[in-house]
Context: one part of a larger RNA
RNA sequence: GCCAACGAGUUGUUCGUAUGAUGCAAGGUUAAGACUCUUAGAGUCGAAGUCGUAGCGAAAGCGAGUCUGAAAUGGGCGAUUUAGUAUCAUGCGGCAGACGCGAAACUUUGUGAUCUACCCUUGUCCAGGAUGAAGUGAGGGUAAAACCUCAUGGAGGUCCGAACCAGUAUCGGUUGAAAACGAUUUGGAUGAGGUGAGGGUAGGGGUGAAAGGCCAAUCAAACUGAGAAAUAGCUCGUAUUCCUCGAAAUAGCUUUAGGGCUAGCCUCGGAUAAAAGUAUGCAGGAGGUAGAGCACUGAUUGGGCUAGGGCCCUCACAAGGGUACCAAACCCAGACAAACUCCGAAUUCCUGACAUAUGUUCUCCGGGAGUCAGGCAGUGGGGGAUAAGCUUCAUUGCCGAGAGGGGAACAACCCAGACCAUCGACUAAGGUCCCCAAACAGUAGUUAACAGAGAAAGGAUGUUGAGUUGCUUAGACAACUAGGAUGUUGGCUUAGAAGCAGCCAUGCAUUUAAAGAGUGCGUAAUAGCUCACUAGUCAAGCGACUUAGCGUCGACAAUUUGCGGGACUAAAACUACUUACCGAAGUCAUGGAUUUAUAAAAAUGGUAGAGGAACAUUCUAUGGGCGUUGAAGGUGUAUCGCGAGGUAUGCUGGAGCGCAUAGAAGUGCAAAUGUUGGC
Numbered sequence: 001g002c003c004a005a006c007g008a009g010u011u012g013u014u015c016g017u018a019u020g021a022u023g024c025a026a027g028g029u030u031a032a033g034a035c036u037c038u039u040a041g042a043g044u045c046g047a048a049g050u051c052g053u054a055g056c057g058a059a060a061g062c063g064a065g066u067c068u069g070a071a072a073u074g075g076g077c078g079a080u081u082u083a084g085u086a087u088c089a090u091g092c093g094g095c096a097g098a099c100g101c102g103a104a105a106c107u108u109u110g111u112g113a114u115c116u117a118c119c120c121u122u123g124u125c126c127a128g129g130a131u132g133a134a135g136u137g138a139g140g141g142u143a144a145a146a147c148c149u150c151a152u153g154g155a156g157g158u159c160c161g162a163a164c165c166a167g168u169a170u171c172g173g174u175u176g177a178a179a180a181c182g183a184u185u186u187g188g189a190u191g192a193g194g195u196g197a198g199g200g201u202a203g204g205g206g207u208g209a210a211a212g213g214c215c216a217a218u219c220a221a222a223c224u225g226a227g228a229a230a231u232a233g234c235u236c237g238u239a240u241u242c243c244u245c246g247a248a249a250u251a252g253c254u255u256u257a258g259g260g261c262u263a264g265c266c267u268c269g270g271a272u273a274a275a276a277g278u279a280u281g282c283a284g285g286a287g288g289u290a291g292a293g294c295a296c297u298g299a300u301u302g303g304g305c306u307a308g309g310g311c312c313c314u315c316a317c318a319a320g321g322g323u324a325c326c327a328a329a330c331c332c333a334g335a336c337a338a339a340c341u342c343c344g345a346a347u348u349c350c351u352g353a354c355a356u357a358u359g360u361u362c363u364c365c366g367g368g369a370g371u372c373a374g375g376c377a378g379u380g381g382g383g384g385a386u387a388a389g390c391u392u393c394a395u396u397g398c399c400g401a402g403a404g405g406g407g408a409a410c411a412a413c414c415c416a417g418a419c420c421a422u423c424g425a426c427u428a429a430g431g432u433c434c435c436c437a438a439a440c441a442g443u444a445g446u447u448a449a450c451a452g453a454g455a456a457a458g459g460a461u462g463u464u465g466a467g468u469u470g471c472u473u474a475g476a477c478a479a480c481u482a483g484g485a486u487g488u489u490g491g492c493u494u495a496g497a498a499g500c501a502g503c504c505a506u507g508c509a510u511u512u513a514a515a516g517a518g519u520g521c522g523u524a525a526u527a528g529c530u531c532a533c534u535a536g537u538c539a540a541g542c543g544a545c546u547u548a549g550c551g552u553c554g555a556c557a558a559u560u561u562g563c564g565g566g567a568c569u570a571a572a573a574c575u576a577c578u579u580a581c582c583g584a585a586g587u588c589a590u591g592g593a594u595u596u597a598u599a600a601a602a603a604u605g606g607u608a609g610a611g612g613a614a615c616a617u618u619c620u621a622u623g624g625g626c627g628u629u630g631a632a633g634g635u636g637u638a639u640c641g642c643g644a645g646g647u648a649u650g651c652u653g654g655a656g657c658g659c660a661u662a663g664a665a666g667u668g669c670a671a672a673u674g675u676u677g678g679c
Stems, first nucleotide, its partner, number of pairs: 001679006011096003015093010027051003033045005055062002065077004099237002102234001106227003110223002117201009126191001128160003131156001135152006164188003169184004203219001205215003240614006250263005264371002266368006276361001277358005282352005291343001292341002297337002301333004306327001308326002310323005374399010404415003419592004424588003430582003433566003439579001441578006452568001458553002462550010479537005485510003490504003516531001520529002593604004615668001617665007625657002633652008
């Protein structure tokens, strides 16, 4: 992992409540117990008790009233409305383990020191080698000592290194050879040494050269039985079918925030049936948002005017004058605001003897819930950075609980709400060259960029259209040929300054077809080249600007992948228009099912959840049956039922088993890292 069997809302209850059934009814009912009988039981007695028929008050008590109070015209609770009660069944609740499995823990009784920690008693073990303390002897030495030398000696938590003990590093091993090992390497090895045997210390306790270590593969409190089915606002699981309706992820409160309670929203039953409810229109009203505005509040730019102040001048003081400084108030122009408003929508909300549509959807009473983590998109806001698949409100839609078509794929986007069947039809979004159903459709344009098929500020004789303006056969624009001069090297400056370092002047003047006291390059300064300007050649359009469409650059990310691919260029791209067609579980058609009592007509997506109707299993009662001419069970085939399932029959099997109507349940398995067995 698979298969089989087992495996979870049960049972008890003088308990509560609602619904249904039955009996009796202003009454209902017996309990214990007793008696009888055809004795797992039934019948007959049994009024104690209990619920109801009257309430109010703390109570005495009074009573359709009563309490409060000195007293009520008051106020509170009642009456003026009559239905209860007993049993059974079902839903839900209370108390019990209370749908099942699951803690870590807590308390208490015992068992453990054959592992390990430490201690006590008593034994035992440590190859070999090295070093050479004290002491002693001899010699030297001293006044005597000290001291020196040579021997001897054999100390040490001494050295090297086996056994033994330990476990440093690396590699292997990691479903291991092993629930701690192997190989190599390493530390100690006469000591605080290793080790045998016997004994001691026990669980909030021991022992600990101290790591929360160890106390039998278990230790921040061992193991074992019991309390005990501890508790679990947590996780997981919770078993046949069909039909009807169908949520919520919000508010308030909560030692509350992943839990509850009440309300909201769902469902079932009952009541009300109208001026009900809802939508749209109409009519009447509410409002201060969007926008706008500056009349208020505040903020604010420029100018004017002008108090006050600063600065300067005159100045002994007083006073006077000036001001390209600051500036209140006022005037003109401009302009800002969630907590400004002289104004002010759309939408929205409220009301209605109105109209139309719908037709109980409204409201009330009662039984049962679930929900309290929501999410995305559009719109209007707050927070954030006018960031986030961010966060928090409001509002609408969708997902949630919604399948189908489109969007390449893709809960939420676009289209559209799936009762079932059909090798029928028409459409929506979106599409019509091939993948891939349908026009390589039509008309008029645009794009040349692999643009379409990702992006900004900004840049650019891309290209197409619209416009404004200038020049032009008296010859424009471009190109080529020629000229581009003189006073003069203008004056100043300067070493120099000659068109061209700089300053000044400039309509300088002359000759001219034209030629600046000079557009740029150049020189030390000249020179030189060139431009403006002019003529000729040529011959028809040529410049400047504004604006719109499509394109271009800007353009850098990690697999081929930024059209879904092939591929596409007067298109299979883009713009505008036109007509066809394809295209869904939409709509229509045909047949069928169920519900609303029937008909007509309509409806029938669905999680949590509420309600309804059925199937199957085991047993019981009653009735009526089947079976060795073959029961149950097994395994095929056919058939009936929307389905759970049923029936017939072949083979197998070899002795019991259905059906109808009721009743009772150990009543249905794929899941619980489910349990047991098998493979």

Large-subunit ribosomal RNA, domain II from Ignavibacteriae bacterium HGW-Ignavibacteriae-2, 679 nucleotides, folded computationally. The coordinates come from a structure-prediction model, not an experiment, and the mean pLDDT is 85. Taxonomically the source falls in Ignavibacteriota (Bacteria, Pseudomonadati).